Background:
The RNA shown here (transfer RNA) has 73 nucleotides and comes from a Candidatus Micrarchaeia archaeon. Its Rfam family is "tRNA". It is annotated as a transfer RNA. About the family: Transfer RNA (tRNA) molecules are approximately 80 nucleotides in length. The coordinates come from a structure-prediction model, not an experiment, and the mean pLDDT is 84. Lineage of the source: Archaea > Nanobdellati > Microcaldota > Candidatus Micrarchaeia.
RNA sequence: GCGGCCGUAGUCUAGCCUGGUAGGAUACGGGCUUCCCAAGCCUGCGACUCGGGUUCAAAUCCCGACGGCCGCA
Numbered sequence: 001g002c003g004g005c006c007g008u009a010g011u012c013u014a015g016c017c018u019g020g021u022a023g024g025a026u027a028c029g030g031g032c033u034u035c036c037c038a039a040g041c042c043u044g045c046g047a048c049u050c051g052g053g054u055u056c057a058a059a060u061c062c063c064g065a066c067g068g069c070c071g072c073a
Base pairs, nucleotide, nucleotide: 001072002071003070004069005068006067007066010026011025012024013023020056028044029043030042031041032040049065050064051063052062053061
């Protein structure tokens, strides 16, 4: 330099193909329970890498950038 795959919460991840309320687990805060802790139960908190385009509507489709991994040179 060229090609492929990937980027969603502190962490892991579903949803993307086929556009329509962003979901789950874990962590963290509060409460219940307990002599205390842990566990369990209830509850709160928080995310679509960035820019542009298409559309009534974009995590999703298109283009570009950035970052990660792999391959070729």